[in-house]
RNA sequence: AUUGGAAAAAGGUAAAUUCGUCGUGAGGCGGAGACACAAAGCUACAGUCCCGGACUUAAUCAAGGGAGGCUGGGUUACCCAA
Repeated sequence: AUUGGAAAAAGGUAAAUUCGUCGUGAGGCGGAGACACAAAGCUACAGUCCCGGACUUAAUCAAGGGAGGCUGGGUUACCCAA
């Protein structure tokens, strides 16, 4: 440097739920919690999903908001093995 995560160790993250708080909402942040995770680090770039708007409804439409623990891409990285 490349590939991989069978075994091990150190360390890490934290789903549901719940409390507080912010937001019209999706949802965010903090505390408790632990289902899981070898990128469950970061990034809305592509797909996807969610929110709110126009429209009688569907179809559709344009500018926004959100999800990285849905998939792919980009980028950085611990331990171990070959």